SAM riboswitch aptamer (S box leader) from a Woeseiaceae bacterium, 128 nucleotides, folded computationally. Its Rfam family is "SAM riboswitch aptamer (S box leader)". Its family is annotated with regulation of gene expression in the Gene Ontology.

RNA sequence: AACUCAUCGAGACCGGUUGAGGGAUAGGCCCGACGACACCGGGGCAACCUUCAGAACUAACCAUUCUGAAAAGGUGCCAACUCCUGCGAUGCUUUGCUCAGUUUUUUGAGCGCAUCGAAUGAUGAGGG
Numbered sequence: 001a002a003c004u005c006a007u008c009g010a011g012a013c014c015g016g017u018u019g020a021g022g023g024a025u026a027g028g029c030c031c032g033a034c035g036a037c038a039c040c041g042g043g044g045c046a047a048c049c050u051u052c053a054g055a056a057c058u059a060a061c062c063a064u065u066c067u068g069a070a071a072a073g074g075u076g077c078c079a080a081c082u083c084c085u086g087c088g089a090u091g092c093u094u095u096g097c098u099c100a101g102u103u104u105u106u107u108g109a110g111c112g113c114a115u116c117g118a119a120u121g122a123u124g125a126g127g128g
Stems, first nucleotide, its partner, number of pairs: 003126006013042005021031003025086004043078003048074002050070007087117006096111006
């Protein structure tokens, strides 16, 4: 590296260095010489690992699970929902819009919107 599990609509900015691209990818839409991105220093957010307490389980202990608290340590993070869309499903009533078919009434496709799920990516903990 692969692989496994969990989470991703909340939250959190200043200074210095540098100087042109950056937001993973394509499209969109944004950020950026009023200095972005990156790096360094400080500050902060959060609570994955961690620590502590309680409960469940147990004859009891350990382990495990759940709940709560803390923030010393290991990470992480501090524009926009993983910035949005991309794939799939469902819904859209007297017509959501367009097109095609049928013409007794409605059927199908595309697009749009909403919801849900996946995929991608990121982070942590395992793993080696």